[in-house]
Context: one part of a larger RNA
This record gives sequence, C1' cells and structure tokens, in this order.
RNA sequence: CGAACGCUGGCGGCGUGCUUAACACAUGCCUUUCGAGCGAGAAGAGAUGAGAAGCUUGCUUCUUAUCGAUUCGAGUGGCAAACGGGUGAGUAACGCGUAAGCAUCCUGCCCUUCAGAUGGGGACAACAGCUGGAAACGGCUGCUAAUACCGAAUACGUUCUUUUUGUCGCAUGGCAGAGGGAAGAAAGGGAGGCUCUUCGGAGCUUUCGCUGAAGGAGGGGCUUGCGUCUGAUUAGCUAGUUGGAGGGGUAACGGCCCACCAAGGCGACGAUCAGUAGCCGGUCUGAGAGGAUGAACGGCCACAUUGGGACUGAGACACGGCCCAGACUCCUACGGGAGGCAGCAGUGGGGAAUCUUCCGCAAUGGACGAAAGUCUGACGGAGCAACGCCGCGUGAGUGAUGAAGGUCUUCGGAUUGUAAAACUCUGUUGUCAGGGACGAAUGUACUGAUUUACAAUACACUUCGGUAUUGACGGUACCUGACGAGGAAGCCACGGCUAACUACGUGCCAGCAGCCGCGGUAAUACGUAGGUGGCAAGCGUUGUCC
Repeated sequence: CGAACGCUGGCGGCGUGCUUAACACAUGCCUUUCGAGCGAGAAGAGAUGAGAAGCUUGCUUCUUAUCGAUUCGAGUGGCAAACGGGUGAGUAACGCGUAAGCAUCCUGCCCUUCAGAUGGGGACAACAGCUGGAAACGGCUGCUAAUACCGAAUACGUUCUUUUUGUCGCAUGGCAGAGGGAAGAAAGGGAGGCUCUUCGGAGCUUUCGCUGAAGGAGGGGCUUGCGUCUGAUUAGCUAGUUGGAGGGGUAACGGCCCACCAAGGCGACGAUCAGUAGCCGGUCUGAGAGGAUGAACGGCCACAUUGGGACUGAGACACGGCCCAGACUCCUACGGGAGGCAGCAGUGGGGAAUCUUCCGCAAUGGACGAAAGUCUGACGGAGCAACGCCGCGUGAGUGAUGAAGGUCUUCGGAUUGUAAAACUCUGUUGUCAGGGACGAAUGUACUGAUUUACAAUACACUUCGGUAUUGACGGUACCUGACGAGGAAGCCACGGCUAACUACGUGCCAGCAGCCGCGGUAAUACGUAGGUGGCAAGCGUUGUCC
C1' cells in the first nucleotide's frame, strides 16, 4: 500500500473493496414525464329524469337515458433522453496542465429589456373495415384533433444589397449612425365571472406558454506561447505533402475538401519509426532538492461487442437511439428475425486476490409538470470482508507461607512471581428489560393577515403567521435499570547485525537461513520445553515504491 498468503481474532466509528480477461454474459431493475397542447376508447363515485319490483306508502333494489368529479393504458404533440452513472482500450496529441487570444464562433432551459402574436388551409396517427407473416413486423381503403404540418398578412429589431457619415485598431479590417431596396415570425392553454350574448361563446383581467431582436449568466467550439516517458543497435521523413489566389463546406478559421499554379515543409534544439502510457489537482517518500505514482474524491479527455456512417436536435456523429458490414449468442414454420452489463446487483471464466441478484426516494441533486405529484441502482442507507486508519476492552486495588505445579540446579537453592489463590471493588464492554431521537421544514395542503394588477372584497401574485402532514436507516444511535469478573489474546523472535538463554532430543542427518553463516555427540543458530524480548486484535511472510 486498492494488497495477497500463514497463524489468530472481542467491539465501535470513518473509509476502502476485479490492480488480472476493454473476456463472455442467464435474470431483474437503471428514462421518463405532462390530460393545464390534442382527438378517440374503457372504467366510473355521484346527480337528474323515466320505468319495474318489494313493501315499512316514502324509502330500498334493479333496468334504462342524460350529465359527470376522477382514474387507466395505447396514440399524437412538447420537453428530457447529449445530464447523471461506468471504464481507461486507444491516445506521446493543443490530449492534458498553465498563460493568453477569437478583428474566426455557437448557445435549449434561466435572467433583464424592446417589439409583436392577424387571418386561413390540407393532412397523418389513434380508430373502423379488409388483408400478409411462424414471429419480428406490416400493407390497402376510409374518418378525425391539436401548442403537429403548410401557405398568406404584418416587421421595432434582424439578414442581404446599395448610398453615405463618424470613429478606432493589430495586417486582413472592426465598431457606431443615417437613407433607399429586398427577404423572413408566431400558438395556444388554465383561472376569475365584470360586460355582451344567438346561451355555443366572445370581449376583459390575470397567469403559464408562443414569435422577432438586443444584452447577461452559465456552457461549449477554435487558435497560440511554454511544459509533458524511453530508444540513434530508428537518420533521414513528407505529394494534399508546404504555400498561393479561387470555389465548396462549417456555428466559425483553416488543404477541412476540390480544380489550378508554384516547389516547398520537417529534422542531431532528435524529424520519422519503434516501445510504453489516459493527463492533472493530488498521493507516497524525503530535512529539502528530488524520486516514484495517478486506487478512492475533484477537473479535463477518450471509449461504449469490432469497424464505418449519418439522422434528429440548442447540443451527439449519441453506453440502455438509427443504418450498414464483421465476429459471437439466441429464436425460427428455414422464408426470416432478435441481442450487446466498461450502469446497479448477480453468473461463468481468468487470477495470489476484490462484496448483496438488499431497503428507500425520508434527505440532497436531477428530468417533466401550474401544482399535487411521477420517475430516478444518481444519491441516502443497510449487508459482507481485521482490507486500512483511529478509538475502546479483555479488569482494578490489597495480597509472601514468596503456596502448589512446571523448569533449572553446584541439591543449598533459584526462577515462573504479586503472578495465582484469597479479600475488597468497578461495570467500559456484554446479556436482559424499559424509554427513545437529530437528520424535517425555507417543502406541501388548509386557514388568517398583507401586497401587486384589476371595475372588483373573486381568482391569481408577493410576504408573514397558525394548524395539519411527511423517516429507508430504525425501535438504530443514545439514555436508564438489573445481572455478573463473568463472554473477549494472540503472533513473531531470542548467534552477530538486533531487544531477548537455559535444558533435553538430533548428530553435516533431520533441518535453519535476509547477509555472515549454523548442524560431523555437551548446538544460546535445527526440533521441543521452560524462561525472556517485541508488537498487539493483530502478528509474521511475500511483492512493490521512496
């Protein structure tokens, strides 16, 4: 140290956990949301009318017609799906880091400001009928709505063109203003109920949207200086190659692409080639300089079975979108189809080696929505693993006849050793019982006040108060009580380096070993025992870096 292995193992907190095959993947989940854009369909609390039955004579049940809150899953349409999540294969590169530039650019949602939103049209799904196919999935005919689609009108800005003025710079040029001409927009929905009404609705107010333009914020694109591993047993490399003026293309500059012209461009200050590698903030080490490294967390880049391509879109050449080709797997009625875990779990394989097919959207964040809310393997949590760091415990005090036992012995004794026993305590932890959170209110609903617009005391907006409601973790943390020393210590070493020694066994055997070296009959070096030393829920070994 993202470790592994051996022996051992009580608890808690916080972290970390496929470094190998970017190997192949069963199964489930990971991107939906909006009915306040739209048309159909189904279910339907309840209300009204009619009929029938029962009787308790004004109620109940059933049937039917109309209205209908609400709900459901398809379709159309909008937004999102380009975020978030994973991995490091490729890449030695403006990829990354740092510092600049864009007089060469784009920007949905959000904020501010200005100007608008007039009037029409034709379809296609859904649906119905017919029909093809084993399936995947279709085909034909007919009907229909829209914030879907398409003309027309209007044009403050805008774009193009033209005339012109002022001003500035960094070379091409830029910026600002005035005049003429041309082109190009839009969509409605909800609430209130003042006015009008043919009772369908229209106007009005407000709110959410829509269109054109300017600015901002945040995000991206492009260019440049410097820095960025090894090899010369790689010395020459290059034809779109280097440059020009022209055209195409792009949001934009540019051989980015194309035709033509010129013959350039790079290189011992290491080109080209080959090998290796994602880069950084950081991390480890070190007094520092430096060296090594890039797990987790954060930023950037690249990739999504392999290779190629575009479509949609503000944004992709798109991990859970499309098309083509390859390999592989699966289904098949053999005609044809389906798939992509380097998302979260999980499986096989590889390997010394790396976890649960768990709970929840309560919090934070994100998408959609007016909101309620829905979705969210992001995230919040729990589970497994001494993998790491930190903390705690395995008891404390008194206790000499220096007990017994063990070991050694010169047989006197020494040592284990205040260690034990015993006595007096404690209750961390543990077990049981009881109570029991913070994380959650700035949210939402209702209600009261306030404020803005308005004809308005509705509704809606702003602000403040009250009430109610919402917890996966979790009956968890924590607190209290009871019980009881009870349930909780090992590993390695002891020849020198290097802290710590004796006995027995063995006899160059068995074995040890990081180096020097031990062992051939008294081995402090092998094995065992006693003792001792070190560290401690760990200890030792191996690997790797400083």